Model confidence (mean pLDDT): 81 of 100. The part of an RNA shown here (large-subunit ribosomal RNA, domain I) has 548 nucleotides and comes from an uncultured Candidatus Berkelbacteria bacterium.

Context: one part of a larger RNA
C1' cells in the first nucleotide's frame, strides 16, 4: 500500500408527515373614484427591526349586538397596567383619517418646494393654524367690445367629467413564427399585440324569415380549398330563459320667426294622435257601446317619481347525545371485560388507533343595526269597438346598379350582409328577401329608437379530489416578489419538521471568565441537546484481521 470487519465522521438522499399549492363543483356577491379611488412614502407601541394593524385621536376612538374570562397583535421576553362596574376578542354602524398619487391654487427630481383670497391667534410686520383657489363640457344669472343693436368675449354659481380595475365584454387596428415538408393564394388569425370605451355583466334583440342568447345534437355532413395543407356551416330536432314594446309621418292644435295678396303659406319648437303585412294607421260618414267604480297594469324596457311594510336571507353566534374498570406502556384513545348513544359512526384534535375526553357533527335556534328581498299595502296609469268611402301617410342621397374592398365555413361564376366610390329610384298597381338570373309561387316590410333572463369571467363561502407532498406543488408552506443582481425596462433565488411537554441541561470539572467538550440532571429515548424526527451514497477517518 489493498482487501475485508467493526466503529466514526461528513453528506442531506430516503420514509414518515404539513401550516401551503393545484384542479374541479355549487351557492351567494360583482365596480371603486374630486365626500379624494387603486396603490404607495412617512409616522404609530414602555423600550420597536420586520411584518400585521391603524393614522398626529395613529396595533386605536365612538355606538349598537355577540360573548363571558381573561387579556395587552406575531417573531421572545421584561417592564408597567387593563379586566365580572363585563375587558382582550368576533360582527353592523360611525369618527378620526399625516403626505403622495387622476391629485385639482402654481411648481415639481412621487412623497417635496412656494403662493393668492377671506377668517382665527397679544398679531402692523414676521410666524403658525383652519377653510377655499385646477382644468374641460353643460345649465343658469351678471356683466360685456370692435360696432348702434346684437354677438364674441369676461365673471359667478350649480351639475358632470378626469383617473383606477385580474379575468370576462364590445367596437377601431392588426402581425409574424409556424402549417403548406420550398413558397406567394391559402394557414395561422382576425389569434398575439396595441388604441378607445362600457357593465356588473357587456353584446345581441322583436322579422324588408322564425326577436335575441346559451347548451347537446344535427356533424367533421353538405360546401369550401394552390380542391394542397387545411377551413367547416345551415335547416331542423331536444333543452335553458322566455317580454315585449316606443318614435318618425299623414292629420289636428299651439308658440316663436319670416314673407306677403293682411289672413294665409312656409320654417323651427312643444301638446295631441299614431305604430303596420291575414296590411296598419290618418281623414270623412255610417253604426253599436259607454262614462270611473269594479276591473286591468305598472314601479325591470314599455309613462313617472318616491314611499310603507315584509316572509326568507347575508355580514357576529348559540345549544347539541352517550363510558367505566382491568391492564401493557413514558403516555390508552390499542387489548381485554361490561356498559351507553346515534336524524350525531363527517372531519380534526388529545403524550399512541376515541361514536360516548375536548372542537365538531346530525338537527334546531339567533340579531340591536346595514344590506339584499318574493310578496302586501300605497301611489301612478289605463277609458272603447265594427264597417264603408277616399287615396294623404308608413324612415333618400336611403334602397338599387357598376367598381373595389371587407366579411358571412364560402378563396368565386357567387346570393343574403357590410363599407368606399360614381350613378341613382318607387310609395301599396309599393318594396325586400328564398344561394347567378328569369316566370310562377310563398314570405317578409329595410333606410329611426329601448328592452330583463337564460351566457362568460372573476371573488367570496362551502365542498370534493385514482392531484402535488418540500429539487414536487404557485416563483413564493419559511422575512416572497422577500434577499441578492442590474443605470434601467427587468430578473429573481435558497431556507419545512427537537420533544408528548422547554422539562432548551441547575451544579461541578478541563479550557482563554472562549469554542467545544466530560461528570450530574431533565425526558420513554439526549447517537432527540437546538448544526436537534428518520439520517442513504458519493467522500475522509480510527481499530483489527489477512495479503504484498
Nucleotide at each position: 500500500g489493498g482487501u475485508u470487519u467493526a466503529c466514526g465522521g461528513u453528506g442531506g438522499a430516503u420514509g414518515c408527515c404539513u401550516u401551503g399549492g393545484c384542479a374541479c363543483c355549487a351557492a351567494a356577491u360583482g365596480c371603486c373614484g374630486a365626500c379624494g379611488a387603486a396603490g404607495g412614502a412617512c409616522g404609530u407601541a414602555g423600550g420597536u427591526c420586520a411584518c400585521u394593524g391603524c393614522g398626529a385621536a395613529a396595533a386605536g376612538c365612538c355606538u349598537c349586538g355577540g360573548g363571558g374570562a381573561g387579556c395587552u397583535g406575531u417573531g421572545a421576553a421584561c417592564a408597567a397596567g387593563c379586566g365580572c362596574c363585563g375587558a382582550u376578542c368576533c360582527g353592523g354602524g360611525g369618527a378620526u383619517g399625516u403626505c403622495c398619487g387622476a391629485a385639482u391654487g402654481g411648481g415639481g427630481a412621487a412623497a417635496c418646494c412656494c403662493a393668492c383670497u377671506g377668517g382665527a391667534g397679544c398679531g402692523a410686520a414676521c410666524c403658525u393654524c383652519c377653510a377655499g383657489u385646477a382644468u374641460c363640457g353643460c345649465u343658469a344669472u351678471u356683466u360685456g367690445a370692435a360696432a348702434a343693436a346684437a354677438u364674441a368675449g369676461a365673471a359667478u354659481a350649480g351639475c358632470g367629467a378626469g383617473g383606477g380595475g385580474a379575468a370576462c365584454c364590445u367596437g377601431g387596428g392588426g402581425a409574424a413564427c409556424u402549417g403548406a415538408a420550398a413558397c406567394a393564394u391559402c394557414u395561422a388569425a382576425g389569434u398575439a399585440c396595441c388604441c378607445a370605451g362600457a357593465g356588473g355583466a357587456a353584446a345581441a334583440g322583436a322579422a324588408a324569415c322564425a326577436a335575441u342568447u346559451c347548451c347537446c345534437a344535427a356533424a367533421g355532413u353538405a360546401g369550401u380549398g394552390g380542391c394542397g395543407a387545411g377551413c367547416g356551416a345551415a335547416a331542423u330536432g331536444g333543452g335553458a330563459a322566455a317580454a315585449g314594446c316606443c318614435c318618425a309621418a299623414a292629420c289636428c292644435u299651439u308658440u316663436g320667426c319670416a314673407g306677403c295678396u293682411u289672413g294665409c303659406u312656409g320654417c323651427a319648437g312643444g301638446g295631441g294622435g299614431g305604430u303596420u303585412g291575414u296590411a296598419g294607421g290618418g281623414c270623412u260618414c255610417a253604426g253599436c257601446a259607454a262614462u270611473a267604480a269594479c276591473g286591468g297594469a305598472g314601479u325591470u324596457a314599455c309613462a313617472a317619481a318616491a314611499c310603507u311594510u315584509a316572509a326568507g336571507g347575508u355580514u357576529a353566534g348559540u345549544g347539541g347525545a352517550a363510558u367505566g374498570g382491568u391492564g401493557u406502556g413514558g403516555g390508552a384513545a390499542a387489548g381485554c371485560c361490561a356498559g351507553c348513544c346515534a336524524g350525531a359512526g363527517a372531519g380534526g384534535g388529545u403524550g399512541a388507533g376515541a361514536g360516548c375526553c375536548c372542537c365538531g357533527u346530525a338537527c334546531g335556534c339567533g340579531a340591536a343595526a346595514a344590506c339584499c328581498a318574493a310578496g302586501a299595502g300605497a301611489c301612478u296609469c289605463c277609458a272603447g269597438c265594427u264597417g264603408a268611402g277616399a287615396a294623404c301617410c308608413u324612415g333618400a342621397g336611403u334602397a338599387c346598379u357598376g367598381c373595389c374592398g371587407g366579411g358571412c365555413a364560402c378563396g368565386c361564376u357567387a346570393a343574403u350582409c357590410c363599407g368606399g366610390u360614381a350613378g341613382g329610384a318607387a310609395u301599396c298597381u309599393a318594396g325586400g328577401g328564398a344561394g347567378u338570373c328569369c316566370a310562377c309561387u310563398c314570405u317578409c316590410u329595410a333606410a329611426g329608437g329601448c328592452u330583463a333572463a337564460a351566457u362568460a369571467c372573476a371573488u367570496u363561502u362551502g365542498g370534493u379530489g385514482a392531484c402535488c407532498g418540500a429539487u414536487a406543488g404557485u416563483g413564493a408552506a419559511c422575512a416572497a416578489g422577500u434577499a441578492c443582481c442590474g443605470u434601467g425596462a427587468g430578473g429573481g433565488a435558497a431556507a419545512g419538521g427537537u420533544g408528548a411537554a422547554a422539562a432548551g441541561u441547575a451544579c461541578c470539572c478541563c479550557g482563554g471568565u472562549g469554542a467545544g467538550g466530560g461528570g450530574a440532571g431533565u425526558g420513554a429515548a439526549a447517537u432527540a441537546g437546538a448544526a436537534c424526527c428518520u439520517g442513504a451514497a458519493a467522500c475522509c477517518g480510527u481499530a483489527a484481521a489477512c495479503c504484498u